A computed fold for a 350-nucleotide part of an RNA from a metagenome, annotated as small-subunit ribosomal RNA, central domain. The full RNA is in RNAcentral, with records from SILVA. Its mean pLDDT, the model's own confidence on a scale to 100, is 87.

Context: one part of a larger RNA
């Protein structure tokens, strides 16, 4: 390289948009690039292969044939692939009318709760542990009551419930604002899929500047435990955590399962959207589409297990793996303020 794989053995790129390339729906017509059939030239000679013959065999050698699986020119076919050209409507889209969503972004706004002030009430403890001390408190704490201030979070509702490409979104209201499904079937006429490079999003810690700081809380300090206790419990308690802008660019970023199409027995939940019977209605009952769980045929699988949301059948694109360490390191490039990121070996060893 091939083969042969990538759910959990090694391997799906975090995740989307998209260049260039691949890959591509019916009917028609016309080219003849690809393809196929012949005709021809070429394909050196030895040599391998076949046949016969020469040295007394053989090795060796002669003649002869085949074969060189390829490349040209030329006539020729037209089914497929490709090019042009016409047409169409399932594919993809657009339009009209519909509901359901913690999608997304600013502005505003509210109640509990914690912790602080300040007041009243009120006395000796509180706190906190397996048990206890550090800690708070007669300068009057805990508790309780009023009023204040300021910040993060948003109980209940809530639900293998919902949106979202993933990250991820949960109090309310308004302004913008993105996508998906359902119903019609009016329009466009394949306008598609996939996507090397690219670009842009992207949790949490983490950097920069400024702010903001109640709670929590790495670092730190104390007080316990212990043989020590640089932990684990406890009393403090800064960074952070919040907010604006920029930077980082990684996760067990997970369904450890990559998009897209088509097919291929079934039960039963449930979210939305619509059709039909029957109801005064809530709702129930049958069905139609998407969406989310669950058990299970065949089939797959090493087995676990998966099983119309496939890990079954198939086609099309990408991306990745190829024994364990060494190593996601070294050096070299490249991004970054830096911490570090992508990119990624070999010596040596078993």
């Nucleotide at each position: 390289u091939u083969g042969g794989g990538c759910g959990u053995a090694a391997a799906g790129g975090g995740c989307u948009c998209g260049u260039a390339g691949g890959c591509g729906g019916c009917c028609u017509g016309u080219u003849a690039a690809g393809u196929u059939g012949g005709u021809u030239g070429u394909g050196a000679a030895a040599g391998c292969c076949c046949a016969c013959g020469g040295c007394u065999u053989a090795a060796c050698c002669g003649u002869g044939g085949a074969a060189c699986u390829g490349c040209g020119a030329c006539c020729a076919a037209a089914a497929c692939u490709g090019g042009c050209g016409g047409g169409c409507u399932u594919g993809a889209g657009u339009g009209u009318g519909g509901g359901a969503g913690a999608g997304g972004a600013a502005a505003g706004u509210g109640g509990a709760a914690u912790u602080c002030c300040c007041a009243g009430u009120g006395u000796a403890g509180c706190g906190g542990u397996g048990a206890a001390a550090u800690g708070c408190g007669u300068a009057g704490a805990u508790a309780u009551u009023g009023g204040g201030a300021g910040g993060a979070a948003c109980a209940c509702c809530a639900g293998u419930g919902g949106c979202g490409a993933a990250g991820g979104c949960g109090a309310c209201u308004u302004u913008c604002u993105g996508g998906a499904c359902c119903a019609c079937a009016a329009c466009u006429g394949a306008c598609g899929c996939u996507g090397a490079g690219g670009a842009g999003c992207g949790a949490a810690a983490g950097c920069g500047u400024g702010g903001g700081u109640a709670g929590c809380a790495a670092a730190c300090a104390g007080g316990a435990u212990u043989a020590g206790a640089u932990a684990c419990c406890c009393u403090g308690g800064u960074a952070g955590u919040c907010c604006a802008c920029g930077c980082u660019g990684u996760a067990a970023a997970c369904g450890u399962u990559g998009g897209g199409c088509a097919c291929u027995u079934g039960g039963u939940g449930u979210g939305u959207c619509g059709g039909g019977u029957g109801u005064c209605g809530a709702u129930c009952c049958c069905u139609g589409a998407c969406g989310u769980g669950c058990c299970g045929u065949a089939g797959c699988u090493a087995a676990c297990g998966c099983g119309u949301u496939a890990a079954g059948u198939g086609c099309c694109c990408c991306g990745c793996c190829u024994g364990g360490g060494g190593a996601g390191u070294a050096c070299g490039g490249u991004c970054g303020c830096a911490a570090g990121g992508c990119u990624g070996a070999a010596a040596c060893u078993c």